[in-house]
């Protein structure tokens, strides 16, 4: 220094132009002698930064950070 992949809530992690799934995790309930499993229901100002294109961007473009890997 080139090249590819990747950054989404506290963790993981889907989507990929039209106001972003799910699991875990936490909160309440039911269940029980208490509990734990277990079921049911909830809750989040999550889409790395800045611009740019569009009637709209988490998604396309630039460029910049940060993590992997490969190359010299």
């Nucleotide at each position: 220094g080139g090249c590819g992949g990747g950054g989404u809530a506290g963790c993981c992690a889907a989507g990929u132009g039209g106001u972003a799934a799910g699991g875990c995790c936490g909160g309440a309930g039911u269940c029980u002698g208490c509990a734990a499993a277990a079921c049911u229901c909830c809750u989040a100002u999550a889409c790395g930064a800045c611009g740019g294109u569009u009637c709209g961007a988490u998604u396309c473009c630039g460029c910049c950070c940060c993590c992997c890997g490969c190359c010299u």

Predicted 3D model of a 72-nucleotide RNA (transfer RNA) from Candidatus Xiphinematobacter sp. Idaho Grape. Its Rfam family is "tRNA". Rfam classes the family as a transfer RNA. Its family is annotated with triplet codon-amino acid adaptor activity in the Gene Ontology. Its mean pLDDT, the model's own confidence on a scale to 100, is 80.